[in-house]
Molecule: transfer RNA
Organism: Rheinheimera sp. SA_1
RNA sequence: GGCCCUAUAGCUCAGUUGGUUAGAGCGCUCGACUCAUAAUCGAUCGGUCCCUGGUUCAAGUCCAGGUGGGGCCA
Numbered sequence: 001g002g003c004c005c006u007a008u009a010g011c012u013c014a015g016u017u018g019g020u021u022a023g024a025g026c027g028c029u030c031g032a033c034u035c036a037u038a039a040u041c042g043a044u045c046g047g048u049c050c051c052u053g054g055u056u057c058a059a060g061u062c063c064a065g066g067u068g069g070g071g072c073c074a
Stems, first nucleotide, its partner, number of pairs: 001073007010026004019057001027045001029043004050066005
C1' cells in the first nucleotide's frame, strides 16, 4: 500500500430478506429467605445501536466516507 471481517446496556452477545416496544445472560442497587454469609427467588437500574452523510413512508439492519479493533497478502 491492497483486500476481508468487525463496532448494539458496565461485560459477553442475539436481533430473521428494512416494519409496529431494541432484547437475553452476567452485573449494579433494593427486597425476600438465613442467626449471618453464600446460593436461590422477586423487583429495579440501565442504550444518541462508534461518528458523519445518503436511500426509503420507515434504518440497529441497505449505501458512501471516516475512526477504533482483528486478520490475510505484498